[in-house]
The RNA shown here (Fluoride riboswitch aptamer (crcB RNA motif)) has 60 nucleotides and comes from a Terriglobales bacterium.
Its mean pLDDT, the model's own confidence on a scale to 100, is 76.
The RNAcentral record of the sequence draws on Ribocentre.
Rfam family: Fluoride riboswitch aptamer (crcB RNA motif). Gene Ontology terms of the family: response to fluoride and positive regulation of gene expression.
The organism belongs to Terriglobales, within Bacteria.

RNA sequence: CGGAGAGAAGGGAAUGGGGUCUCCCGAAACCGCCGAGAGGCUGAUGACUCCUGCCAAUUC
Numbered sequence: 001c002g003g004a005g006a007g008a009a010g011g012g013a014a015u016g017g018g019g020u021c022u023c024c025c026g027a028a029a030c031c032g033c034c035g036a037g038a039g040g041c042u043g044a045u046g047a048c049u050c051c052u053g054c055c056a057a058u059u060c
Stems, first nucleotide, its partner, number of pairs: 010025004016051006032041003
């Protein structure tokens, strides 16, 4: 330097953590929407649930 085999923990699903389920990926899966642009909008979930953070309303 080249070739072959094996290889623990897997990883991801628009903003955090835990559990369950579903789907996807093997260097890929993934990286929201509207608008010509400037700019604007929703949401801590892929779904359910709990915690944390944020926003609005009401009561004490």